[in-house]
RNA sequence: GGGGACGUAGUCUAGUAAGGCAGGGCGUCGGGCUCCAGACCCGAAAAUCGUGGGUUCAAAUCCCACCGUCCCCA
Numbered sequence: 001g002g003g004g005a006c007g008u009a010g011u012c013u014a015g016u017a018a019g020g021c022a023g024g025g026c027g028u029c030g031g032g033c034u035c036c037a038g039a040c041c042c043g044a045a046a047a048u049c050g051u052g053g054g055u056u057c058a059a060a061u062c063c064c065a066c067c068g069u070c071c072c073c074a
Stems, first nucleotide, its partner, number of pairs: 001073007010026004020057001028044005050066005
C1' cells in the first nucleotide's frame, strides 16, 4: 500500500439476510424471604447501537468517509 471481519448498557451478547424507533445472561439498586447472609422470588435503573454525513415518513440495520481492534496479501 491492497483486501476482509468486527465495534450495541458496568460486562458478555441477540437483533442486520426481508428498515418500523432495542431484548437476554451476569452484575448494580430497591423490596420479599432469612436471626444475618447466600440461594430463590418480585420490581427498577442503565445502550445518541464507534464518530460524522447521506438516503428514507422512518436507520443498530442501506450508502459514503473517518476512528479503533484483529486477520490475510504485498
This is a predicted structure of a 74-nucleotide RNA (transfer RNA) from a Nitrososphaerales archaeon. Rfam family: tRNA. The family's RNA type in Rfam is transfer RNA. The coordinates come from a structure-prediction model, not an experiment, and the mean pLDDT is 83.